[in-house]
RNA sequence: UAGAGUAAAUAUUGCGCGUAAAGUGUCUCAAGGAUGGGAAGUUGCCUGGGAACGAAGGAAGCGGAAGCUUCCACGAUGCAAUGUUGCGUCCGCUA
Numbered sequence: 001u002a003g004a005g006u007a008a009a010u011a012u013u014g015c016g017c018g019u020a021a022a023g024u025g026u027c028u029c030a031a032g033g034a035u036g037g038g039a040a041g042u043u044g045c046c047u048g049g050g051a052a053c054g055a056a057g058g059a060a061g062c063g064g065a066a067g068c069u070u071c072c073a074c075g076a077u078g079c080a081a082u083g084u085u086g087c088g089u090c091c092g093c094u095a
Base pairs, nucleotide, nucleotide: 001095002094003093008085009084010083011082012081013080014079015078016077017075018074019073026051027050028049029048031047032046033045037091038090039089041087057072058071059070060069061068062067
C1' cells in the first nucleotide's frame, strides 16, 4: 500500500403460514441481547409493552351446516440455501 472477513438488506429457488386474519410495515415507551479475528460502540438489527393504519381470491368435489380436500393465484408473509451489497474507531490477520 492492497486485500480478506459482521449484524443486516435484497433477488432467486425450495419448504411452510395466511387471504374467517395472523404474519409483516409505521409510530411511541422502557430496559436488555447479539453484532468482521479481539475490545468497546451505535446511525443499523433483534426481543417486550402500547397505539393507529393498510392488505391478499377464485374454481371444483364432498357435506344439512360448520367445515374438509384439490388446483391455479395472491400477501407491506416465515425459515433455509445460493448470489449480490455490506461496520465509522483502535488493535490484529494475509500478501

This is a predicted structure of a 95-nucleotide RNA (THF (Tetrahydrofolate) riboswitch aptamer) from a chicken gut metagenome. The model forms 91% of the base pairs in the Rfam consensus. Model confidence (mean pLDDT): 78 of 100.